[in-house]
RNA sequence: AUAAAACAAAUGCCGAAUUUCCACAUAGGAAUACGGGGGAUAUUUUAAUUGGGGUGAAUUUUUUUAUAGAAAUGGGCACCUCUUGCCCAAACCCGUCAACUAACCUCGGAGGCUAAAAGGAGGACAAAC
Repeated sequence: AUAAAACAAAUGCCGAAUUUCCACAUAGGAAUACGGGGGAUAUUUUAAUUGGGGUGAAUUUUUUUAUAGAAAUGGGCACCUCUUGCCCAAACCCGUCAACUAACCUCGGAGGCUAAAAGGAGGACAAAC
């Protein structure tokens, strides 16, 4: 000097998933910011094993002998919008059953990521003076 790897840990990121109190034995319990589901009338729907449905951005169509792909739609690139470019599209649950839905009923309140955070324009905010 070059290349690769490791460490980094916050006023950081994904997510509803933060915080408080009592316990700490045999071990958990009660709340909470914030979220989800069920559930009338009116309205809507015309289906009903080709089962149906829920959380979630994570779904649909299509091509190929197969693999690999392509397109639409949805999400992301770290304050926001536009634009160019790039990336991603899982997993789990209910169990024949659920449109919306006031009252009402009920449930969750986890887990994970890491040197990346692209270029341009406009705006906002903060700090300093």

This is a predicted structure of a 129-nucleotide RNA (c-di-AMP riboswitch aptamer (ydaO/yuaA leader)) from a Clostridiaceae bacterium. The sequence was found by an Rfam model in a public genome assembly.